[in-house]
Molecule: transfer RNA
Organism: Candidatus Levyibacteriota bacterium
RNA sequence: AGGCCCAUAGCUUAAUGGUAAAGCGGGUGUCUUAUACACACCUGAUGCGGGUUCGAUUCCCCCUGGGCCUA
Numbered sequence: 001a002g003g004c005c006c007a008u009a010g011c012u013u014a015a016u017g018g019u020a021a022a023g024c025g026g027g028u029g030u031c032u033u034a035u036a037c038a039c040a041c042c043u044g045a046u047g048c049g050g051g052u053u054c055g056a057u058u059c060c061c062c063c064u065g066g067g068c069c070u071a
Stems, first nucleotide, its partner, number of pairs: 001070007010024004018054001025043006047063001049061003
């Protein structure tokens, strides 16, 4: 310098155009003499900026960051 892949919650992963799901985590409550376990409820996310579309996590472009390959 060129090419390819990835970016979603604190972490690990779903969602292939119709308004984002779960596990672990965190908080509260029940239970217990107390803690733990268990159960119930709550919490919290689409990297930045544009475009296409009635509608974008999804499709296209740029940038940023990470990984791999070639030179």